[in-house]
Order: sequence, then C1' cells, then structure tokens
RNA sequence: UUGAAACGGGAGAGACUACUAAAUGUAGCGCCGAAGGAGCAACCACCCCGGAAACUCUCAGGCAAAAGGACCGUAUAUAUUAA
Repeated sequence: UUGAAACGGGAGAGACUACUAAAUGUAGCGCCGAAGGAGCAACCACCCCGGAAACUCUCAGGCAAAAGGACCGUAUAUAUUAA
C1' cells in the first nucleotide's frame, strides 16, 4: 500500500388490483436503481489482447417492516513493496 470477513452508517419506488389451494402462491398493471448483469463513453493503454463510471438499460433484483444494499468509516486476515 492492498484489505476478504466483522462492526457501524446507508437512498429510491404500490402495505396496488384480481384469483385462490391461504402461500416467501399465481396473474396483471404501475414504479425504483446503489446487489449482480449488459451497453455507450470521457479517459487510459496500444505489438496483440484491450481496460473503463455513481451515465444509460432494467435481464435479474427491489417497491410497509425484516432481509438485502453500491458506497463510506474502523481496520483484522491475506497479498505486495521498501527500509
């Protein structure tokens, strides 16, 4: 320097409608973007192969709570470099 795991913070959008065997069910319409995924691109790299977002799309996921959640903080393990 990196930093899994762990702890804390962490947004958005219908507690929609119908059916029913009453379930984390099925179907339908309307929405959200910050798991993941895909696309374009500033830019970087270029011998070859390319890399690339919090932008865009919404396949997936989500739309009371819970859970999850990019990212941030603390910083352990691991890894790398120097003395």